Notes: Large-subunit ribosomal RNA, domain IV from a Pseudomonadota bacterium, 353 nucleotides, folded computationally. The full RNA is in RNAcentral, with records from ENA. Rfam family: Bacterial large subunit ribosomal RNA. Rfam links the family to the GO terms ribosome and structural constituent of ribosome. Model confidence (mean pLDDT): 89 of 100.
[in-house]
Context: one part of a larger RNA
RNA sequence: CUCUGGUUAAGGAACUAGGCAAAUUGACACCGUAACUUAGGAAGAAGGUGUGCCAUCAUUACGUGAAGGGGCUCGCCCCCGGAGCGGAAGGUGGUUGCAACAAAGCGGCGGUAGCGACUGUUUACCAAAAACACAGGACUCUGCGAAGCCGUAAGGCGACGUAUAGGGUUUGACGCCUGCCCGGUGCUGGAAGGUUAAGGGGAGUGGUCAGCGUAAGCGAAGCUACGAACCGAAGCCCCAGUAAACGGCGGCCGUAACUAUAACGGUCCUAAGGUAGCGAAAUUCCUUGUCGGGUAAGUUCCGACCUGCACGAAUGGCGUAACGACUUCCGCGCUGUCUCGACCAGAGGCUCA
Numbered sequence: 001c002u003c004u005g006g007u008u009a010a011g012g013a014a015c016u017a018g019g020c021a022a023a024u025u026g027a028c029a030c031c032g033u034a035a036c037u038u039a040g041g042a043a044g045a046a047g048g049u050g051u052g053c054c055a056u057c058a059u060u061a062c063g064u065g066a067a068g069g070g071g072c073u074c075g076c077c078c079c080c081g082g083a084g085c086g087g088a089a090g091g092u093g094g095u096u097g098c099a100a101c102a103a104a105g106c107g108g109c110g111g112u113a114g115c116g117a118c119u120g121u122u123u124a125c126c127a128a129a130a131a132c133a134c135a136g137g138a139c140u141c142u143g144c145g146a147a148g149c150c151g152u153a154a155g156g157c158g159a160c161g162u163a164u165a166g167g168g169u170u171u172g173a174c175g176c177c178u179g180c181c182c183g184g185u186g187c188u189g190g191a192a193g194g195u196u197a198a199g200g201g202g203a204g205u206g207g208u209c210a211g212c213g214u215a216a217g218c219g220a221a222g223c224u225a226c227g228a229a230c231c232g233a234a235g236c237c238c239c240a241g242u243a244a245a246c247g248g249c250g251g252c253c254g255u256a257a258c259u260a261u262a263a264c265g266g267u268c269c270u271a272a273g274g275u276a277g278c279g280a281a282a283u284u285c286c287u288u289g290u291c292g293g294g295u296a297a298g299u300u301c302c303g304a305c306c307u308g309c310a311c312g313a314a315u316g317g318c319g320u321a322a323c324g325a326c327u328u329c330c331g332c333g334c335u336g337u338c339u340c341g342a343c344c345a346g347a348g349g350c351u352c353a
Stems, first nucleotide, its partner, number of pairs: 001348008010339002014337001019334001027051005036041001038173001052095006062086003068080004072075001096100001108332004113327002115324002120132002136171007148157003174319004179249003184246002186242005193237003199231002204226005211218002250268005277311001278308001289305005
């Protein structure tokens, strides 16, 4: 010097990204206990007091229940009886020590806000969380040889279930709610018209060669290679519906008797122009916005304002008691975290053997 323990004057978070670590608290009994609340909780809230031993009340309360006695329905019966044994809790008085849950073991507490309702689950070996799940809500598919899934198939799961069931997607307790847009994409329904495959259909065309022709060439039947019109479904186009389907939810100009602002008006565009609620937010760039609170002093925090760069309603919105090894800020207690070090013990390191 390093590690592991222990003690420490005065101060007590001044340390630090952050009270990380350590310290405090701690058991049992009694007293006492706020906001808020889903009336269950919050709560061991918080905050206090007591605790050993001896004597005595005291043959304590209470428990157990022998001998003995009585009764009859004669039993492992009932009634009386109280010996012996066990034995709290408490009152009063005394007594020892620094200290009586004398050791060990055994919650620090409160306030505020965010997120997630909760108990659970997770990156086996850097993340335990506001991520996943969850009861509850919603949409949608499925009528049973169900839908869906596994398998080439047979077959199996679903399910020895039957729409109060099963699958998929989504949201995520509870409370109050969930606005407008169907133009695009998707899905569902429709079937008049347009388009449209194989196939059907064969107008027509070519090759070949009997024949005809001096030749050029024409060319029946057959075989063969093509092949127009026309008839051909779903789909697409088209017509509707549907947003707790994928998604989307404007701009400019003017206007009130100070100013400012604009309930009001004009105009352009759109499928429709963001409703309620919330808002510098886990979202705010400018930004340490502005005001208020807390501090002597506060880029964080809390309450407001609204100019929302770029919140917003089941990719849910806003609240919310309880809960959390979650995150933020503040306070009480407590401390070697620190001012700022010091000392002690043990194990290493170092030297020698």